[in-house]
Context: one part of a larger RNA
RNA sequence: CCCGCAACUAGACGGAAAGACCCCAUGGAGCUUUACUGUAGCCUAAUACUGAAGAUCGGUAAUGCAUGUACAGGAUAGGUGGGAGCCAGCGAAACCCGGGCGUCAGCUCGGAUGGAGGCAACCUUGGAAUACCACCCUUGUAUUGCUGGUUUUCUAACCUGCGGCCAUGAAUCUGGUCGGGGGACACUGUUAGGUGGGCAGUUUGACUGGGGCGGUCGCCUCCAAAAGCGUAACGGAGGCGCUCAAAGGUUGGCUCAGCACGGACGGAAAUCGUGCAUAGAGUGCAAACGCAUAAGCCAACUUGACUGCGAGACCGACGGGUCGAGCAGGUACGAAAGUAGGAGUUAGUGAUCCGGUGGUAUGUGAGUGGAAAUGCCAUCGCUCAACGGAUAAAAGCUACCCUGGGGAUAACAGGCUGAUCUCCCCCAAGCGUCCACAGCGACGGGGAGGUUUGGCACCUUGAUGUCGGCUCGUCACGUCCUGGGGCUGUAUUCGGUCCCAAGGGUUCGGCUGUUCGCCGAUUAAAGUGGCACGCGAACUGGGUUCAGAACGUCGUGAGUCAGUUCGGUCCCUAUCUGUUGCGGG
Numbered sequence: 001c002c003c004g005c006a007a008c009u010a011g012a013c014g015g016a017a018a019g020a021c022c023c024c025a026u027g028g029a030g031c032u033u034u035a036c037u038g039u040a041g042c043c044u045a046a047u048a049c050u051g052a053a054g055a056u057c058g059g060u061a062a063u064g065c066a067u068g069u070a071c072a073g074g075a076u077a078g079g080u081g082g083g084a085g086c087c088a089g090c091g092a093a094a095c096c097c098g099g100g101c102g103u104c105a106g107c108u109c110g111g112a113u114g115g116a117g118g119c120a121a122c123c124u125u126g127g128a129a130u131a132c133c134a135c136c137c138u139u140g141u142a143u144u145g146c147u148g149g150u151u152u153u154c155u156a157a158c159c160u161g162c163g164g165c166c167a168u169g170a171a172u173c174u175g176g177u178c179g180g181g182g183g184a185c186a187c188u189g190u191u192a193g194g195u196g197g198g199c200a201g202u203u204u205g206a207c208u209g210g211g212g213c214g215g216u217c218g219c220c221u222c223c224a225a226a227a228g229c230g231u232a233a234c235g236g237a238g239g240c241g242c243u244c245a246a247a248g249g250u251u252g253g254c255u256c257a258g259c260a261c262g263g264a265c266g267g268a269a270a271u272c273g274u275g276c277a278u279a280g281a282g283u284g285c286a287a288a289c290g291c292a293u294a295a296g297c298c299a300a301c302u303u304g305a306c307u308g309c310g311a312g313a314c315c316g317a318c319g320g321g322u323c324g325a326g327c328a329g330g331u332a333c334g335a336a337a338g339u340a341g342g343a344g345u346u347a348g349u350g351a352u353c354c355g356g357u358g359g360u361a362u363g364u365g366a367g368u369g370g371a372a373a374u375g376c377c378a379u380c381g382c383u384c385a386a387c388g389g390a391u392a393a394a395a396g397c398u399a400c401c402c403u404g405g406g407g408a409u410a411a412c413a414g415g416c417u418g419a420u421c422u423c424c425c426c427c428a429a430g431c432g433u434c435c436a437c438a439g440c441g442a443c444g445g446g447g448a449g450g451u452u453u454g455g456c457a458c459c460u461u462g463a464u465g466u467c468g469g470c471u472c473g474u475c476a477c478g479u480c481c482u483g484g485g486g487c488u489g490u491a492u493u494c495g496g497u498c499c500c501a502a503g504g505g506u507u508c509g510g511c512u513g514u515u516c517g518c519c520g521a522u523u524a525a526a527g528u529g530g531c532a533c534g535c536g537a538a539c540u541g542g543g544u545u546c547a548g549a550a551c552g553u554c555g556u557g558a559g560u561c562a563g564u565u566c567g568g569u570c571c572c573u574a575u576c577u578g579u580u581g582c583g584g585g
Stems, first nucleotide, its partner, number of pairs: 001585008010577003014572002022406004027402002029398004035202005041195008051154016068137001078136005085119003094113001096111006158182003162179006205217003214234001218240006241387001242284001243343002248302007256280001258276005282291002285348001287346003306329004312323004318388001331340003354381007363374002413460001414458001415456003419453001421449006430440002467542001468540002472534001473531005480505003483500006507521005548566004552561001554559001
């Protein structure tokens, strides 16, 4: 060196199972509820099956009767029309009794007495006599018709899981029959309203330095933006979801803020005067850019905040957004030239469908003519704000979970980084009686390491098993002990600090799942770290991290909690590399 036998499992990101954790899917399922929409069931009503009588309360129509104070005014004037007379021995005024109404003044009806008059046009009034007639209005009452509610009674529908008898011999069925009980209710059908996680179908957004929680989602201004345009981030700052009939148009005029000086009350600012003052003022509102020839301020007249169009351009994937000379009509202001199709400019917003309103009539018009309906023009209704708007209409839990995917994306480990961490160094203010540096060392500065907590998300989700212990170690040295030295604020002993040094060593117990830590007793010392926080195809399985259960918390609930608690299946016969022992060549 080659080959073999027997062993051990550190590696082959070993085998097994298209990861169960995590995320994603306009995936699924189970469960919940004050998610949405339905629905069985239940409740209620109407109606049919469903009939009779009485009482009572309504509605409506007809008829009779009554009923009506605004003010002025004899006084309780319902309206309109006709109208010059009407009522009265078939009993007028007046008095008495009783009923009704009432704004308490009176009006009206009945009875009795009574025995001849009473009321109208008169003066006031918008309107003239309930003197008389007709038709009505408001409110009320009586009768009749129709109709409805409530209640009571009846019996003949209907019910009877009450009794007797019969079919029928056995018969808690059924039918018949004679009774009893209930009774137009109940049952049942139809229609409607309510209730309805009992049940069903579904929804429950996206972005996101993993997801959740938080925040955001459309539009305007600035920076980022790298001197054309454009340009991202959960980059840095702010605004909008309007307003104005003048804050629009035109014509004419004016000049601001601030400062200095002067001036009663009057002051740092009120109003007044002079000077300086390119703009620092003002602009309806954020910012930017404009603006003094003003776009700023004031006044007068006004409605162009017009209708029909529009050459030609700019921006946008598109939907769409923006600018626009000029033409025609009619108009405002101006002497005129001219200006005016809103506002100094850029935000102040919403597609389509559906529906409303106005217009149009030479678009369509279901045999024809019309109409309905529709079209076209104008306009209105969306925090459709998740703002290019899935529906008119929608929340949750899952540790009982499932499927498809992802290392496009988290938890372990590795990697990169090294803020944080550990260690070292520079400067030397100061402490150290004196003296910066025996020992310390502020304010600052420079590094190393890759043991902490992180950041990133690069291999791995068709699986790289995760804390601690146990076993077995191996390496580094920034050395705990042992060894050798320098300095000392080293007398000695004991120390402090620094340098060299990794050969060897570095304990046993109590508590806790613990690593750690605290404690007990020793020791020369009880070192710090790396090795997938070394080591589960070596062991364990106490913790964490499935399914069961409980407590507290939160939640209406299903359920939930780096809260607690009891319980809870750890598979692999070694092919190769590696290692050990033995043997052969």
Predicted 3D model of a 585-nucleotide part of an RNA (large-subunit ribosomal RNA, domain V) from a metagenome. Model confidence (mean pLDDT): 84 of 100. Rfam family: Bacterial large subunit ribosomal RNA.